[in-house]
Context: one part of a larger RNA
RNA sequence: GCCGGCGAGUUACUCAACACAGCAAGGUUAACCGAUAAGUUUCGGGAAGCCGAAGGGAAACCAAGUCUUAACAGGGCGUGUAGUUGUGUUGUGUAGACCCGAAACCAGGUGAGCUAACCAUGAGCAGGGUGAAGGUUGAAGAAAUUCAACUGGAGGCCCGAACGGGUUGAUGUCGCAAAAUCAUCCGAUGACUUGUGGUUAGAGGUAAUAUGCCUAACGAACCUGGAGAUAGCUGGUUCUCCUCGAAACAUGUUUUGGCAUGGCCUCGUAUUUACGGUAUGGGGGGUAGAGUGCUGAAUGGACUUUGCGAAUAAAAUCGUAAUUUCCAACCAAACUCCGAAUACCCAUAUCAAUUGUACGGGAGUCAGUGGCUGGGGGCUAAGCUCCAGUCGCAAAAGGGAAACAUCCCAGACCCUCAAAUAAGGUCUCUAAAUAUAUAUUAAGUGGUAAAGGACUUGUCAUUUCUCAGACACCUAGGAGGUCGGCUCAGAAGCAGCCAUCCUUGAAAGAAAGCGUAACAGCUCACUAGCCGAGAGAUACAAGACCGAAGACGUAACGAGGCUCAAAUAUAUUACCGAAUUUAGGGAUUCGCAUCGCAAGAUGUGAGUGGUAGAGGAGCGUUCCUGUGGCUUUGAAGGCUGACCGUAAGGUUUGCUGGAGCAGCAGGAAGUGAGAAUGCCGGC
Numbered sequence: 001g002c003c004g005g006c007g008a009g010u011u012a013c014u015c016a017a018c019a020c021a022g023c024a025a026g027g028u029u030a031a032c033c034g035a036u037a038a039g040u041u042u043c044g045g046g047a048a049g050c051c052g053a054a055g056g057g058a059a060a061c062c063a064a065g066u067c068u069u070a071a072c073a074g075g076g077c078g079u080g081u082a083g084u085u086g087u088g089u090u091g092u093g094u095a096g097a098c099c100c101g102a103a104a105c106c107a108g109g110u111g112a113g114c115u116a117a118c119c120a121u122g123a124g125c126a127g128g129g130u131g132a133a134g135g136u137u138g139a140a141g142a143a144a145u146u147c148a149a150c151u152g153g154a155g156g157c158c159c160g161a162a163c164g165g166g167u168u169g170a171u172g173u174c175g176c177a178a179a180a181u182c183a184u185c186c187g188a189u190g191a192c193u194u195g196u197g198g199u200u201a202g203a204g205g206u207a208a209u210a211u212g213c214c215u216a217a218c219g220a221a222c223c224u225g226g227a228g229a230u231a232g233c234u235g236g237u238u239c240u241c242c243u244c245g246a247a248a249c250a251u252g253u254u255u256u257g258g259c260a261u262g263g264c265c266u267c268g269u270a271u272u273u274a275c276g277g278u279a280u281g282g283g284g285g286g287u288a289g290a291g292u293g294c295u296g297a298a299u300g301g302a303c304u305u306u307g308c309g310a311a312u313a314a315a316a317u318c319g320u321a322a323u324u325u326c327c328a329a330c331c332a333a334a335c336u337c338c339g340a341a342u343a344c345c346c347a348u349a350u351c352a353a354u355u356g357u358a359c360g361g362g363a364g365u366c367a368g369u370g371g372c373u374g375g376g377g378g379c380u381a382a383g384c385u386c387c388a389g390u391c392g393c394a395a396a397a398g399g400g401a402a403a404c405a406u407c408c409c410a411g412a413c414c415c416u417c418a419a420a421u422a423a424g425g426u427c428u429c430u431a432a433a434u435a436u437a438u439a440u441u442a443a444g445u446g447g448u449a450a451a452g453g454a455c456u457u458g459u460c461a462u463u464u465c466u467c468a469g470a471c472a473c474c475u476a477g478g479a480g481g482u483c484g485g486c487u488c489a490g491a492a493g494c495a496g497c498c499a500u501c502c503u504u505g506a507a508a509g510a511a512a513g514c515g516u517a518a519c520a521g522c523u524c525a526c527u528a529g530c531c532g533a534g535a536g537a538u539a540c541a542a543g544a545c546c547g548a549a550g551a552c553g554u555a556a557c558g559a560g561g562c563u564c565a566a567a568u569a570u571a572u573u574a575c576c577g578a579a580u581u582u583a584g585g586g587a588u589u590c591g592c593a594u595c596g597c598a599a600g601a602u603g604u605g606a607g608u609g610g611u612a613g614a615g616g617a618g619c620g621u622u623c624c625u626g627u628g629g630c631u632u633u634g635a636a637g638g639c640u641g642a643c644c645g646u647a648a649g650g651u652u653u654g655c656u657g658g659a660g661c662a663g664c665a666g667g668a669a670g671u672g673a674g675a676a677u678g679c680c681g682g683c
Base pairs, nucleotide, nucleotide: 001683002682003681004680005679006678011095012094013093015091016090017089018088019087020086021085022084023083026051027050028049032045033044034043035042055062056061065077066076067075068074098236099235101233105226106225107224108223109222110221116200117199118198119197120196121195122194123193124192125190127159128158129157130155134151135150136149137148138147139146140145163187164186165185168183169182170181171180202218204214205213206212211220239618240617241616242615243614244613249262250261251260252259253258263365264364265362266361267360268359269358270357271356274355276351277350278349279348280347281346282345283344289338290336291335295332296331299328300327301326302325305322306321307320308319309318310317368393369392370391371390372389373388374387375386376385377384398409399408400407413586414585415584416583418582419581420580424576425575426574427560428559429558433573435572436571437570438569439568440567446562452546453545456543457542461538462537463536464535465534474529475528476527477526479503480502481501484498485497486496509524512523513522514521587608588607589606590605591604592603593602594601595600619672621669622668623667624666625665626664627663629661630660637656638655639654641652642651643650644649
C1' cells in the first nucleotide's frame, strides 16, 4: 500500500413543543400488598403524592376580581373554561453524553544492579628522566653564615605502557554497535584508577552547576490509581430518494478562529393579499452638479492709506510689503444665494406569484471573496485595505473568453441520432460565408506601452501665393557712404556695448549662418531672367512609423497560416452555436376543479441547480412476537448470468454447498464505512 473484519448522537431522569392514544372538569397512580403463572408477566388492590379546575398582592388579606392610591380616576396582572396520563419524535438540562487525541495535576507505591556523592574494607600504577629540602666532607669568615663537591630522593614534576579519558579526522548511519571502529590525541603517585558491601528517593536525592545525573527520552523518574481528567482545538462520523434553502452582518462579551440575542433559512398553526412590480398623485431632503451672496483659500489689474528702498533742490515717479474699495478669472469633505436624477415614506389604480405578517418547534451562520458604481486610507500603487449600493462565486453545472471559482451568455427533473436561438463565431486544426458592398492599412499594424519625434498615407475644412507667371531647380546680381560709433593688441556685417540711418537702384539687413588673428572667402534674406501650373501653411478627427533592451527555443495571434485579407471601419444577408427555448414521451412537488367515505384518480396551471441546514417518504441488517408457509425431489452461504424497480434494493436460471430458512402484520435495536498519520489480521 491493497484486501477482509471491527470502528462514532447511546442510556437514565427533568423540562418544552409536536404527533398519536385513553379518560375528561377532571386526569393519574408510586412504593407496596394479594393472586396467577413462572424465574418474571398478567390481573386485582393501593389517592400517599402530582397536574388541572382562580386569581391578585411583598404580606396581612380579599376574591371574578385584586393590587397600586386620598380616590368610586387611571393603570398593572387576571376572569369570558380543557385538561391530564401514557407512547413516539425533536430539542434543552444533569450525567464521560457522537468517537478518538493531549501536555499536565493529585494520591499511593517501585527504583542508586546505570549514573552522582559519601561511608566501610580491599586492590592497581612497566620502564626511563629531572634531581627540592636535608645530610656529609672541604674551603672562606671573629661570627652569623656563604660557596664547592658528594650524598639524598621531594614533586596535584617530565617522557611513556598497563589503567583511566575521549582532542581531531575518517568510516559507520535498516551500523559490529539505540554512541562503535580506525588513525590521532590527553592524564598516567594523584583533587589518581578500581573491586566488593553499604547510605541518600521524586514537593525528593546527588551535583568541583552542565539544569547535569537518579536503569537507553528528567526544568522535575517510573508504575498503578483518581480517570472515559479537561481540550472554546485538529481529525473522523457508515443506506436512498423528494421539497425548501442560508450566513460569513449588527449588538454585547477577559471578546475577536468561542459564545449569547437579533438578522437571514426551514417546519407547523392562524390570518388570507395585508408583500412586491408598474402608473398616477402627495411628501421631506441638501448628495451629484453648480455658484462665490456667507465662511475660508487664492491669481492679475486699478484705486485709498501706510512702512521701507531708489529718485529729486523738493516733488512727481519707480520698486517692494501690507491696507481700503472695485473689476476680471478661479477653488472647498468639515463653504452654500441655489440644486437634480435615483432612493425612501404615504395614498389610489392595476398586474401577478410556492407573497406578507403574528405566534410556536428546529437550525446553521459571526474567517468571506471577485466584478461594476460612489467614496476613506495608500502613490487616484497592489490579486492592497476599510465602508456603502448592486450582481456573481461561495452553494452553479452547460456554451464563449486557447487553458482560466468570480468576466460575457445562460440557471441542468429524466429520455430523444428533432427544431429555433444567446454570447461568440463561419480559410484549416474546428461546427458554420475563402459571403456581399464601400473604404482604410503595408506596419504582419492587426497580434503589448507613454511623453515626445517625423516631407507616412487617405478624408474633411480654413487660409495664403499664383498665367500681371506662383512653388522648386538653374543663370545673374546681392552694391555705395562704411572698416557706422564705441570698445579693443585687432573688432572691417558676423567677441561685446550703443545706434540701426542715408544713397544708387529690379533688388540688396550698418546683416540670418559658415569662416579669418584681423581682413579675405562661401552662402542667406531680397531682386531679375529662365520655366509654365499649381504651390505653401494651419486646425479637428482616422490609419500607420520611430520611441521599444533579458535571461531553456519562436514564446506579446491557441497554432498553421493570412495582405482588393483570414486585418480595420461602416452596412447587409445567410449559417453554425448551450444542459437556454421549442417539439414528442415520462416522473415528481404545490395550487385549483371534478369524482370518491377515504386512500386516491382524472384534468388544468405553476414549479423541480444546490453547500451549512430544516422538513418529508422509503430501502436494507440482527433479534423477538404472531401468522400461514418452504426445505435432503436440497435451507442458509458462495460463484455466474438474466430480469424488475426513480434510488437504497428486489426476483431468479445454472453450478457449488449440505441443514436450516425466508414472506406477511407488528415490536426492539450493539442497524448500513472509503477516509479518523483509525484498530486487528492476511498478502